Overview: Small-subunit ribosomal RNA, 3' major domain from a Candidatus Peregrinibacteria bacterium, 462 nucleotides, folded computationally. It was read from a public genome assembly. Its Rfam family is "Bacterial small subunit ribosomal RNA". The organism belongs to Candidatus Peregrinibacteriota, within Bacteria. The coordinates come from a structure-prediction model, not an experiment, and the mean pLDDT is 82.

[in-house]
Context: one part of a larger RNA
RNA sequence: AGACGGGGACCCACACAAGCGGUGGAGCAUCUGGCUUAAUUCGAUAAUGAGCGAGGAACCUUACCUGGGUUUGACAUCCCAAGAAUUUUUUGGAAACAAAAAAGUGCCUUAUGGAACUCGGUGACAGGUGCUGCAUGGUUGUCGUCAGCUCGUGCCUUGAGGUGUUCGGUUAAGUCCGUGAACGAGCGCAACCCAUGUCCUGUGUUGUAUUUUUCACAGGAGACUGCCGAUUCAAAAUCGGAGGAAGGUAUGGAUGACGUCAAAUCAGCAUGGCCCUUAUACCCAGGGCUGCACAGGUGCUACAAUGGUUGAUACAAUGGGCAGCAAUAUCGCAAGAUGGAGCCAAUCCAUAAAGUCAAUCCAAGUUCGGAUCGAAGGCUGCAAUUCGCCUUCGUGAAGUUGGAAUCGCUAGUAACCGCGGAUCAGCAAUGGCGCGGUGAAUCUGUUCCUGGGUCUUGUACU
Numbered sequence: 001a002g003a004c005g006g007g008g009a010c011c012c013a014c015a016c017a018a019g020c021g022g023u024g025g026a027g028c029a030u031c032u033g034g035c036u037u038a039a040u041u042c043g044a045u046a047a048u049g050a051g052c053g054a055g056g057a058a059c060c061u062u063a064c065c066u067g068g069g070u071u072u073g074a075c076a077u078c079c080c081a082a083g084a085a086u087u088u089u090u091u092g093g094a095a096a097c098a099a100a101a102a103a104g105u106g107c108c109u110u111a112u113g114g115a116a117c118u119c120g121g122u123g124a125c126a127g128g129u130g131c132u133g134c135a136u137g138g139u140u141g142u143c144g145u146c147a148g149c150u151c152g153u154g155c156c157u158u159g160a161g162g163u164g165u166u167c168g169g170u171u172a173a174g175u176c177c178g179u180g181a182a183c184g185a186g187c188g189c190a191a192c193c194c195a196u197g198u199c200c201u202g203u204g205u206u207g208u209a210u211u212u213u214u215c216a217c218a219g220g221a222g223a224c225u226g227c228c229g230a231u232u233c234a235a236a237a238u239c240g241g242a243g244g245a246a247g248g249u250a251u252g253g254a255u256g257a258c259g260u261c262a263a264a265u266c267a268g269c270a271u272g273g274c275c276c277u278u279a280u281a282c283c284c285a286g287g288g289c290u291g292c293a294c295a296g297g298u299g300c301u302a303c304a305a306u307g308g309u310u311g312a313u314a315c316a317a318u319g320g321g322c323a324g325c326a327a328u329a330u331c332g333c334a335a336g337a338u339g340g341a342g343c344c345a346a347u348c349c350a351u352a353a354a355g356u357c358a359a360u361c362c363a364a365g366u367u368c369g370g371a372u373c374g375a376a377g378g379c380u381g382c383a384a385u386u387c388g389c390c391u392u393c394g395u396g397a398a399g400u401u402g403g404a405a406u407c408g409c410u411a412g413u414a415a416c417c418g419c420g421g422a423u424c425a426g427c428a429a430u431g432g433c434g435c436g437g438u439g440a441a442u443c444u445g446u447u448c449c450u451g452g453g454u455c456u457u458g459u460a461c462u
Base pairs, nucleotide, nucleotide: 001462002461003459004458005457007456008455009454010453011452012451013450015446016445019409020408021407022406023405026301027300028299029298030297031296032295033294034292035291042053043052064287065286066285067284068283069282070281073125077124078123079121080120082118083117086103087102088101089100090099091098092097107114108113127276128275130274131273132272136270137269138265139264140263141261143259148187149186150185151184152183153182154163155162156161167178168177169176193253194252195251196250198221199220200219201218202217203216204215224247227241228240229239230238231237303402307361308360309359310358311357312356313355320349321348324343325342329338330337331336368399373394374393375392376391377390378389379388415438416437417436418435419434420433
């Protein structure tokens, strides 16, 4: 100087407390461990792994296994030789591929050849999701959006080092003020950026029946403790008030200092070294990644009457659409089919649901709950057996609010409700990312638990 303390002082945070809703019990979805397997590819493992990489595993993906094949190779450059390219047919085969036959003679040219492509040969080489994240770059998680981390000169010390950065106030903040052997400065904080909320101006079609408006798109204004009062020796600041759409960081986002964990990733990519080179490379078919005595994580649906079912009826926003979204109509109980108006979209397409108004159920394993199983269908796709989704009929399991323990959340938040996109032929989406609708309770406290910051103290630790 640090680190640590079941030492001290001060401070902060959904950290506790006060509340609301969950998890842990059930069924299912999904991920992981384990077990199994020819293979169940690989990685991630306290917080900081486990609906994570994966924003879509039937084939492909795919890296794994079994079998069938190839060896200058699926891909790149160079050299030699042949043939334009290309197209079609036959045979064997699961395909990859192998064998054979036919059609076809293009473009530029100095008439030698050249460009593009294919096949064959030779080696230089290609190739490797093989190993090492403890050789690395890049990127990322975490402490933590915590308020810290440092430097120049000066001063102090034999020196490591200290001071500045302490102290007194104050702040969300090393924020600001005052003091002080310090004076300044840098990276962080804040501000600058984006969105939302108010007003003004301009422009309005596809929006508005029309105009003002709403709305859309641009450009501006507006908030700064600016004004008043109180508190403080003073300053910084705090509290209250006025006006205001908004008041003291308006709200949300983006933004993550020096560093820590030899943290994660060689399987996104790049890359040193090592290793394989008729195989650890490459092609193909089938299988596997979906396996199931069990254990853990994350979720969905419930256990019902603040509810279920049936009928009627109201109100959104974000986004998406041409190998696409698809209306009216017809058929089908339905999934869906036929058909195609309109739309490259403020123009066309897609029912919001909870809600409200009626009816019914009457406390029950039920008109709750929907797992599981049987049958019949629909859709996508070469192909739904392993292993897709959906519909209808039947079947109707566990479950009556969940032990110890444990999680999230402070306002348009939690909770409840639906809607949209990405990926995508289809979909195992209950996931993830967004959008709106309804809309609470509690906290005016810091003793304790957890994590963190500043100063100080002790130490047999570095």